[in-house]
Molecule: transfer RNA
Organism: Erysipelotrichaceae bacterium
RNA sequence: UGGGGAUUAGCCAAGUGGUAAGGCAACGGACUCUGACUCCGUCAUUCAAAGGUUCAAAUCCUUUAUCCCCAG
Numbered sequence: 001u002g003g004g005g006a007u008u009a010g011c012c013a014a015g016u017g018g019u020a021a022g023g024c025a026a027c028g029g030a031c032u033c034u035g036a037c038u039c040c041g042u043c044a045u046u047c048a049a050a051g052g053u054u055c056a057a058a059u060c061c062u063u064u065a066u067c068c069c070c071a072g
Stems, first nucleotide, its partner, number of pairs: 001071007010024003018055001026042005048064005
């Protein structure tokens, strides 16, 4: 320099056009003498960033950033 891939919550991770599952963690509550276990509830309105397409974008297109792989 060229080609390919990845980026979603504190962490892991699903979702390939119809408005973001689940697990761990955290927080609140129930239970308990206390703690643990168990149960209930809460937790993404900047889906790496910007722009575009669309009635509607995490998803499609363009550019950029970071990381990984391949070729030279």